A computed fold for a 305-nucleotide part of an RNA from a Candidatus Odinarchaeota archaeon, annotated as large-subunit ribosomal RNA, domain VI. Its mean pLDDT, the model's own confidence on a scale to 100, is 82. It matches the Rfam family "Archaeal large subunit ribosomal RNA". Taxonomically the source falls in Candidatus Odinarchaeota (Archaea, Promethearchaeati).
Context: one part of a larger RNA
RNA sequence: UGUCGGCUAUCUGAGGGUAAGGCGCCUUCAGUACGAGAGGAACGAGGCGCCGCGGCCACUAGUUUACCGGUUGUCCGAGUGGGCAAUGCCGGGCAGCCACGCCGUAAGCGGUAAGGGCUGAAAGCAUCUAAGCCUGAAACGCGGCCCGAAAAGAGAUAGCCAUUCCCUGAUCGCGGGGUAACCCGACCAUAAUAGGUGACUAUUAUGGCUGAUCAGGGACGAGGGCUCCGGUAGAAGACCGGGUUGAUAGAGCGGGUGUGUACGCUAGAAGGCUUCGGCCGACUAGUUUAGCAUGCCGCUACUAA
Numbered sequence: 001u002g003u004c005g006g007c008u009a010u011c012u013g014a015g016g017g018u019a020a021g022g023c024g025c026c027u028u029c030a031g032u033a034c035g036a037g038a039g040g041a042a043c044g045a046g047g048c049g050c051c052g053c054g055g056c057c058a059c060u061a062g063u064u065u066a067c068c069g070g071u072u073g074u075c076c077g078a079g080u081g082g083g084c085a086a087u088g089c090c091g092g093g094c095a096g097c098c099a100c101g102c103c104g105u106a107a108g109c110g111g112u113a114a115g116g117g118c119u120g121a122a123a124g125c126a127u128c129u130a131a132g133c134c135u136g137a138a139a140c141g142c143g144g145c146c147c148g149a150a151a152a153g154a155g156a157u158a159g160c161c162a163u164u165c166c167c168u169g170a171u172c173g174c175g176g177g178g179u180a181a182c183c184c185g186a187c188c189a190u191a192a193u194a195g196g197u198g199a200c201u202a203u204u205a206u207g208g209c210u211g212a213u214c215a216g217g218g219a220c221g222a223g224g225g226c227u228c229c230g231g232u233a234g235a236a237g238a239c240c241g242g243g244u245u246g247a248u249a250g251a252g253c254g255g256g257u258g259u260g261u262a263c264g265c266u267a268g269a270a271g272g273c274u275u276c277g278g279c280c281g282a283c284u285a286g287u288u289u290a291g292c293a294u295g296c297c298g299c300u301a302c303u304a305a
Base pairs, nucleotide, nucleotide: 005161006160007159008158009157010156011155015147016146017145021051022050023049024048025047026046027045028044034039052105053104054103055102056101060099062097063096067092068091069090070089071088072085073084074083075082076081094295108142109141110140115135116134117133118132164219165218166217167216168215169214170213171212172211174185175184176183177182187208188207189206190205191204192203193202194201195200227243228242229241230240231239248304249303250302252299253298254297255296256294257293258292259291264287265286266285267284268283271280272279273278
């Protein structure tokens, strides 16, 4: 762009893709059929496992340069807290990602091939074949998984909006008479003249004909996009959620989880020093199942939508 008004949601499934499957062992059948014996099956049924493929993270394991702790050297005067040294090294470790972990990975149906047959003539017999019919494969088509209205025969269902109004232009168009050209009348618009203070009235001229159709422009409008806060998504687009009628993200609070008991203070402490008054002191205990952290789960409009 098309799909014959515009959309939203859910489908159908023509067609396409895939190797998603492959293999082994055990039990039973059965010490049966078979065979003189020695030996020794199969169909079927049940169970287990391996490889491959797809998915997942409750468990187990790995990783976890978010995080917590220990510790060496050095620097920031000391402490606290930190920088650098492959994350300095080491001990742990949630979420996430993952395999070594977990789950799934059929049965069956249809038509056939070679083959095996039935009935059966040509050819009184015979013959699976000539007519007809039955079977028969890890192959083929379904079944399973994925894509799939651009499937031009361009689909279906449900719902929403529109199909309305305004302006401009063009064409046709009213009643009477006439074959027709046309004339008269009604109505509309514009202009002019006359009258009236004025609202207005009268006349004349020109164009049109109450409405319809077409063309152009505008209003309304479902929905979508932009935009902002984000992540079940992600190279960019895209996709998904939310935007005050709100828990979308952050902050805060609570829970869970990780680490392993913080700083400070108090008490003790081998020993060392001492002017004999005391001072220093690795470390230990208590305060303390602490402190710190949090990509998780909630609550809460405080911040930003």